Model confidence (mean pLDDT): 81 of 100. A computed fold for a 171-nucleotide RNA from uncultured Rummeliibacillus sp., annotated as Lysine riboswitch aptamer. The sequence is in RNAcentral, with records from MGnify. Its Rfam family is "Lysine riboswitch aptamer". Gene Ontology term of the family: lysine biosynthetic process.
RNA sequence: GAUAGAGGCGCGGGUUUCAAGAGUACUCGACUGGAGGACGAAUAGGUCCAUUGAUAGUCGGUGAAAGGGGAGGUCGCCGAAGUUGCAAGUUUGCUAAUUCCAUCUUGCUGCUGGUUCUACAUUGAAGAAAUGUAGAAUUGUCAGAAUCGACUUUGAUUCUGGAGGGCUAUC
Numbered sequence: 001g002a003u004a005g006a007g008g009c010g011c012g013g014g015u016u017u018c019a020a021g022a023g024u025a026c027u028c029g030a031c032u033g034g035a036g037g038a039c040g041a042a043u044a045g046g047u048c049c050a051u052u053g054a055u056a057g058u059c060g061g062u063g064a065a066a067g068g069g070g071a072g073g074u075c076g077c078c079g080a081a082g083u084u085g086c087a088a089g090u091u092u093g094c095u096a097a098u099u100c101c102a103u104c105u106u107g108c109u110g111c112u113g114g115u116u117c118u119a120c121a122u123u124g125a126a127g128a129a130a131u132g133u134a135g136a137a138u139u140g141u142c143a144g145a146a147u148c149g150a151c152u153u154u155g156a157u158u159c160u161g162g163a164g165g166g167c168u169a170u171c
Base pairs, nucleotide, nucleotide: 001171002170003169004168005167008078010077011076012075013074015072016071017070018069027061028060029059030058031057032056036049037048038047039046040100041099042098043097044095045094081112082111083110085108086107087106088105089104092102093101113139114138115137116136117135118134119133120132121131122130123129141162142161143160144159145158146157147156148155149154
């Protein structure tokens, strides 16, 4: 350097199904009320609805979905994958407009061995879940030390420390 592997509630994608979302949004009717309302935010512009009653409120009728999650099965895998920050964009959100915000794609860089729990923050309908930070537990791996056994080699247990740019095997 190449190839092949290991950790374990291991990682991720699609799909089927279930719960929740939610009796919510949308929509219809009645009543109150009386001038504004909608298109992510601001400026500028544009479009649409509205005294044949807007926004809003109360009651009644009808009544979803997405993201996210559980389970089954399947596919690809072991920096699997996730993510901070920065940059770019021919992405989307009315605009041949500017800025911001959100979303999507790509690149660079840093961090995280894996899993679980707790606290805080963000997202979220959420006590679900995800991410970040901190702490704890557990587990695999390597190194060091000690003890016991085997007896030049090595196996097990305990403690300490490190990180995947690592570890093991073969060439």